SAM riboswitch aptamer (S box leader) from a soil metagenome, 113 nucleotides, folded computationally.
[in-house]
RNA sequence: CAUCUAGAGGGGUGGAGGGACUGGCCCAGUGAAGCCCCGGCAACCACCUCGGAUCGCAAGAUUCGAGGGGAGGUGCCAACUCCAGCAGGUCGCGUUUUUUGACCUGGAAGAUG
Numbered sequence: 001c002a003u004c005u006a007g008a009g010g011g012g013u014g015g016a017g018g019g020a021c022u023g024g025c026c027c028a029g030u031g032a033a034g035c036c037c038c039g040g041c042a043a044c045c046a047c048c049u050c051g052g053a054u055c056g057c058a059a060g061a062u063u064c065g066a067g068g069g070g071a072g073g074u075g076c077c078a079a080c081u082c083c084a085g086c087a088g089g090u091c092g093c094g095u096u097u098u099u100u101g102a103c104c105u106g107g108a109a110g111a112u113g
């Protein structure tokens, strides 16, 4: 800096945790995490094609955009990043205020490249 409402799981081993944190809410002896094997998803990087821009005498290089395929490097394969956390807004209950529920927008944090 970009993306995060899509997509994609079986076996073996292991033996109680896991979903980042906190609060919820879930998953888990009908077998959690971890490790191994096989499979799959996606298209960030790499690769290929086309076009624009810049540099260059040229060959070409860099960069931006569009497209392609899935043999390479990562990543991923419960629940929207599972939901919320901070701020603002709309509506509802209540109403002096506080509070509270639903939804929307932005942010924070996190994950991957």
Stems, first nucleotide, its partner, number of pairs: 001113004009038005017027003021085004039077003044073002047068009081109001086106007